[in-house]
Molecule: c-di-GMP-I riboswitch aptamer
Organism: Azoarcus sp.
RNA sequence: GAAUUUUUAUGGCAAACGGGUGGGAAACCCCCGGACGCAAAGCCGCGGACCCUUCCCCUGAUCGCUCAGGGCGGGUGGCCGGGUUGCCUGC
Numbered sequence: 001g002a003a004u005u006u007u008u009a010u011g012g013c014a015a016a017c018g019g020g021u022g023g024g025a026a027a028c029c030c031c032c033g034g035a036c037g038c039a040a041a042g043c044c045g046c047g048g049a050c051c052c053u054u055c056c057c058c059u060g061a062u063c064g065c066u067c068a069g070g071g072c073g074g075g076u077g078g079c080c081g082g083g084u085u086g087c088c089u090g091c
Stems, first nucleotide, its partner, number of pairs: 012038002017033004022029002036078001042084003046081003049076004056071006
């Protein structure tokens, strides 16, 4: 320098679940424990997917209460793709 197939080392992350007089309308997040897994399960949140949607806006139904769909907005990213950075050994 190339490659990312296999092996080794040092370390890393942390699902379900349990706890919190933590946050949020909710999805969900945060903290402590936990250990199913992960070579990018680091970072971004760009495309798709999925979840939520108090308030606000639009449409439809209803006498009305209200309900349904959509928009705005939010979330997951350990669902797929993309971007970006990167550890050890062998070759």